[in-house]
RNA sequence: UGCUUAUUAAGAGAGACCGAGGGAUCAGGCCCUAUGACGUCCGGCAACCUCCAUUAUGGAACGGUGCCACUUCCUGCAGGAUGAUAUGUUCAUUCUGGAAGAUAAGUC
Numbered sequence: 001u002g003c004u005u006a007u008u009a010a011g012a013g014a015g016a017c018c019g020a021g022g023g024a025u026c027a028g029g030c031c032c033u034a035u036g037a038c039g040u041c042c043g044g045c046a047a048c049c050u051c052c053a054u055u056a057u058g059g060a061a062c063g064g065u066g067c068c069a070c071u072u073c074c075u076g077c078a079g080g081a082u083g084a085u086a087u088g089u090u091c092a093u094u095c096u097g098g099a100a101g102a103u104a105a106g107u108c
Base pairs, nucleotide, nucleotide: 002107003106004105005104006103007102008101013042015041016040017039021032022031023030026076027075028074029073043068044067045066048064049063050060051059052058053057072100077097078096079095080094081093082092083091084090
């Protein structure tokens, strides 16, 4: 790197440094950002592995990760519902399932 499984609507600082872009790719939107974004340190959140137990659950948070704007920021693919227009399409809203991404564990 690939594959499998699970999760992905919650949670997390008026701190320090840095100094210009950032929100996965592409596209369309919409946001954050010199009132300092992003990144690093500190701090914090959580509970996948780990540990304990009365073991489908509850607890702990030393250790291995992870995470700390906006639902994975929203949409893109498919299907349904409602409404508007119309009598045929189109648009809007919403629901469901995928695809892709992210994280963890296992594995070739």